Small-subunit ribosomal RNA, central domain from an uncultured bacterium, 348 nucleotides, folded computationally.
It matches the Rfam family "Bacterial small subunit ribosomal RNA". Its family is annotated with structural constituent of ribosome and ribosome in the Gene Ontology.
RNAcentral holds the full RNA, with entries from ENA and SILVA.
The coordinates come from a structure-prediction model, not an experiment, and the mean pLDDT is 85.

Context: one part of a larger RNA
This record gives sequence, structure tokens and C1' cells, in this order.
RNA sequence: UUGGGCGUAAAGGGUGCGUAGGUGGUAAUUUAAGUCUUGUGUGAAAGUCAAUGGCUCAACCAUUGAAAGCCAUAAGAAACUGGGUUACUAGAGUACUGUAGAGGGUAGUGGAAUUUCUGGUGUAGCGGUGAAAUGCGUAGAUAUCAGAAGGAACAUCAGUGGCGAAGGCGACUACCUGGACAGAUACUGACACUGAGGCACGAAAGCGUGGGUAGCGAACAGGAUUAGAUACCCUGGUAGUCCACGCUGUAAACGAUGAAUAUUAGCUGUUGUUAUCGAGAGAUAUCAGUGGCGUAGCUAACGCGCUAAAUAUUCCGCCUGGGGAGUACGGCCGCAAGGUUAAAACUC
Repeated sequence: UUGGGCGUAAAGGGUGCGUAGGUGGUAAUUUAAGUCUUGUGUGAAAGUCAAUGGCUCAACCAUUGAAAGCCAUAAGAAACUGGGUUACUAGAGUACUGUAGAGGGUAGUGGAAUUUCUGGUGUAGCGGUGAAAUGCGUAGAUAUCAGAAGGAACAUCAGUGGCGAAGGCGACUACCUGGACAGAUACUGACACUGAGGCACGAAAGCGUGGGUAGCGAACAGGAUUAGAUACCCUGGUAGUCCACGCUGUAAACGAUGAAUAUUAGCUGUUGUUAUCGAGAGAUAUCAGUGGCGUAGCUAACGCGCUAAAUAUUCCGCCUGGGGAGUACGGCCGCAAGGUUAAAACUC
């Protein structure tokens, strides 16, 4: 390479946008590049195959014939693929009217709670644990009442509920803004799908500069526990957690399941919408999500099962025994930490 695979055995890129490329709806007409047919040329000899012959046979050898791919050229065919032209509306998109939503950004506002401070009441303990101690407290703590400050997070509502491409998003108000869905028409007329490189986004931790710091809290200190205890438990507590700007670019970034399209039993819950029936409760049907079970089918099994891991097609990514190793070296990126690309010897 062929072939086989990627939920859990090795294997889906963290996610999107999109370049090249690959693939691509319906009808008519044309072309003849691919495709197919026929002819001609070429296709050395040896070899191969067939027939005949020569060594006593065979191997071997000789003669004759056949065959073969590629290529060139001429004539033709037009179903399919490709190219040109014309047309269409079922894919895709635009316009219109609505709907739901923690989708994003900026600014402002609010209440509960923790902590600290000030003042009042009040007195000997508080706190903490399995039990204690460190710690705090007669310089008046804990408790309780009033007031103030400041930071962070938004109880209930809350729901296998919603929104977002993923990461993720949860108090309220205003402004700016992205997407989705439904309904009816009208318009464009294949404008589509995927997507190597590329670009953008990307939790937490971490880094740089400047702020902020209530609570929590790596490191650190002390008290316990213990044979020891560089831990688990307790008392403190710095970075950090928060904000602005810039970097980092990784996660069990998980549905461990790439994207798109079409087809294929049902039952049941729920979110948003529409239509019909009904006085209403509700029922039936439809579209778009989100759950549970389950038929056929698939699967090594577990399980999946119209939200497929079923049946097919297109495109991309990835895998090829374990360790060495996601390491070394080199390249690229980064302030660094490190990231990314990515072996071999050796060994079982």
C1' cells in the first nucleotide's frame, strides 16, 4: 500500500469561521476531457501460451503461430461524470409578523449574610474537637442592640428547565448586541456540504503591570494525632481568588460518541410555538428542542436504538502490541512556567 477500525479494548482534533482541495439538487440542449467501440501504427529478441519437430524420454533446443499492457493516431457512441448554455424550486439564503431564553458587552442599583470599626447593655468565659490544645478574653471578649465601612457572592424561584459553537452563562434595571424557533406569503435561483494549512474563541491554575482584599485559602507558623505525621483534624495565615489591560492555550476541554444530508416501529414525561375541536378542563395533529423506556437492526459484551453506536453517501481528524515516551534532539510559539510537532537505541 491493500485491508480493518476509532462510546468503554489503540484511535474524534477543546470549539467555531473559513482558504485551497474533495464532494454536490431537478429538467432540456450542446460539447466530447474522462468513459466505451472499431480500425491503423507501435508493442526488438529472449521469456509466456499453443501446435509441430530434434536429442532413446525429460529437462533442454528449434520452427510456426498466438497473446499481452502502455502509447500515438483516425473514425464513431453519448447513458454516466466533467465543461458550456438555458430554465426550475424541493437544498441554501433574503424580506415580513411574532415567540422563548442565566446568549454576550457596558453602566447603574438592591437586600440577606460574613468580617472589621464606633457606641450602648452585660460578665467570665469564648472558641474549637473524637477528646484536647494552640488561639481570643477582666486593657471587658463571646452574647445582644444601634450605627458605619468595605469586598465578594447572588438564598428562595430552580426544573435530566432554558440559552450558547465549545469553554460556559443564574439578584434587579437601562442601553448596545449575536443567534435560534414558529407562522404565513413574496423574492434570489444551487448561491450548498466538508474543510489540509490559516484565523478567532477557549475552564481552572499560572505569568506581567497597576489597583483591590470581606470571606475562603496553596506556601508557611503553631497546636493535636501518631512509632513517625513534612498529612488527614484545629488555631492563624501570604500568594491567589476579585477588577482593568496584556500573555499563557492546556483539562476526565466527556455524550470518553467529528460535521452534514437522507431513510427506518411504537409508548411516555417535559420546554417553546402553531392549527383544529371544545363552554371549560382538556383532546388531536404539526414543527423545533430536551429526558426515560423500547421494535427492527447493530454490538465482543455492556449497551445504542429518529438526539443511533441502525441503514447509506460526502468531507475532515485519528489508530496500528506494552514499556522506553507524549520523553530526547531539532523546528515553531511563550516573559517564564511550559506548550506544540515528535523519534530511536534498548527491553518484554